[in-house]
RNA sequence: GGCGAGGUAGCUCAGGUGGUUAGAGCGCAGGAUUCAUAACCCUGAGGUCGGGAGUUCAACUCUCCCCCUCGCUA
Numbered sequence: 001g002g003c004g005a006g007g008u009a010g011c012u013c014a015g016g017u018g019g020u021u022a023g024a025g026c027g028c029a030g031g032a033u034u035c036a037u038a039a040c041c042c043u044g045a046g047g048u049c050g051g052g053a054g055u056u057c058a059a060c061u062c063u064c065c066c067c068c069u070c071g072c073u074a
Base pairs, nucleotide, nucleotide: 001073002072003071004070005069006068007067010026011025012024013023019057028044029043030042031041050066051065052064053063054062
């Protein structure tokens, strides 16, 4: 350089063939329980969906360009 996969919460990831309130687990904060801690239970905060442009009534999802990560290949 070529080809392929991927980038969504602090971390690991889901999100079907575009339909509009963006989710789970862990973690974090608060509460409950306990003599206390852990575990379990309840509640909550936390997201420019890598960046930009385009298509569309509507984009995490489709198209294009760019950035980054991984793999294969030369």